[in-house]
Molecule: Fluoride riboswitch aptamer (crcB RNA motif)
Organism: Bacteroidota bacterium
RNA sequence: AAACAUCAUGGCGAUGGAGUUCGCCAUUAAGCGCUGCAAGUAGCUGAUAACUCCUACACACCC
Numbered sequence: 001a002a003a004c005a006u007c008a009u010g011g012c013g014a015u016g017g018a019g020u021u022c023g024c025c026a027u028u029a030a031g032c033g034c035u036g037c038a039a040g041u042a043g044c045u046g047a048u049a050a051c052u053c054c055u056a057c058a059c060a061c062c063c
Stems, first nucleotide, its partner, number of pairs: 009026005016054006033044004
C1' cells in the first nucleotide's frame, strides 16, 4: 500500500410520514420501475423491500 474478515456507525431498497422486521452498500458503493420503437416518442403498475398505521390520489356505495 492492497485485499479479506469482525465490530460499530452511516447510507440505500422506482412517489410522503411513522413503527417493526429483512436485505444490500462502504462513497469510484448500494439505489435511480416496466413494455414497444433505430431514434423521436407512446403506453402501463405501485405511495411498502415485507407487514401495520397515517396522509395524498383513484374507484364504488350510503347520507